Molecule: Glycine riboswitch aptamer
Organism: Pseudomonadota bacterium
Formats: sequence, C1' cells, structure tokens
RNA sequence: UACGUCGACUCUGGAGAGAGACUGCAAAACGGUCCACCGAAGGGGCUCAAGCUCUCAGGUUAGGGGACAGAGGGGUGA
Repeated sequence: UACGUCGACUCUGGAGAGAGACUGCAAAACGGUCCACCGAAGGGGCUCAAGCUCUCAGGUUAGGGGACAGAGGGGUGA
C1' cells in the first nucleotide's frame, strides 16, 4: 500500500407474553400497590462445548427496544 476478516455505522426483516386490577390525574403516558406471564438487549447459574436454566434488569395495544439474519459504502462536474 492492497485485499480479506471482525466490530461500528446505514437500510431492511425480526418472536414471545394482561390495552391486567385498584389508585394519583381526563389519559393507552408517567407514578404507587398487588397478582399473572415472556425470554431474542444486557446479566446470573450449570456445562469442555453445544445447550439448558434463572428472571436481577428489561418486556407483555401501538410506538420504541430487540438476539439474529440479509444488503450497503465518500464528494464534485459532465
């Protein structure tokens, strides 16, 4: 220096589970109390690993997030 890989970034797809009850307010937002649930951010435990498991956090209309997967590559002029 070039190429490739990984990560980041951008676009796209992306599951599960109560619009729970009571309450503060008009409120599906936010908060408090209580019960029921989900596992695909993260995290813990077991395990050589794969995987299984717990649900601390997070989540259970939409929105947002989302493991994972696919694709992508600057500017200007004609």